[in-house]
RNA sequence: UUCUUAUCAAGAGAAGCUGAGGGACUGGCCCUGUGAAGCUUCAGCAACCUCUGACUUUGUCAGGAAGGUGCUAAUUCCAGCGGGAGUAAUUCUUGGGAGAUAAGAG
Numbered sequence: 001u002u003c004u005u006a007u008c009a010a011g012a013g014a015a016g017c018u019g020a021g022g023g024a025c026u027g028g029c030c031c032u033g034u035g036a037a038g039c040u041u042c043a044g045c046a047a048c049c050u051c052u053g054a055c056u057u058u059g060u061c062a063g064g065a066a067g068g069u070g071c072u073a074a075u076u077c078c079a080g081c082g083g084g085a086g087u088a089a090u091u092c093u094u095g096g097g098a099g100a101u102a103a104g105a106g
Base pairs, nucleotide, nucleotide: 001106002105003104004103005102006101007100008099013042014041015040016039017038021031022030023029025080026079027078028077043072044071045070048068049067050064051063052062053061054060055059076098081095082094083093084092085091
C1' cells in the first nucleotide's frame, strides 16, 4: 500500500508537558485559551484476535480480561451517489460509495 471478511444507534478520562487548532475529504454544523492537535503517565470501555468451560465440534453458547490491537464530544456529528414514502416546506426510510477498526492474504 492493495484485496477479502466482519462490525460501526451501546460503552468508557484524568494529570503533566506544550500552546492553536480539531472533528478523514468537500459542504454544513459543532468543539476549542474554562486549553485544540501532539507527546508522556495512569485509569477506563469494549471484546476483533485471544483465554477457560460446555455442547449437537471447521462451529455455537456461556464466562474471563493475563497478552496483541482498538477506542474513551456529538449515530462514522449530519449530508455527499441512487431508490421508495410524504409535505406548502422542513422530513422519514433504504441500498450503495467513502472512511475507521480488527483478522486473514498478497

RNAcentral holds the sequence, with entries from Rfam and Ribocentre.
Predicted 3D model of a 106-nucleotide RNA (SAM riboswitch aptamer (S box leader)) from Virgibacillus sp.
The model forms 95% of the base pairs in the Rfam consensus.
The organism belongs to Virgibacillus, within Bacteria.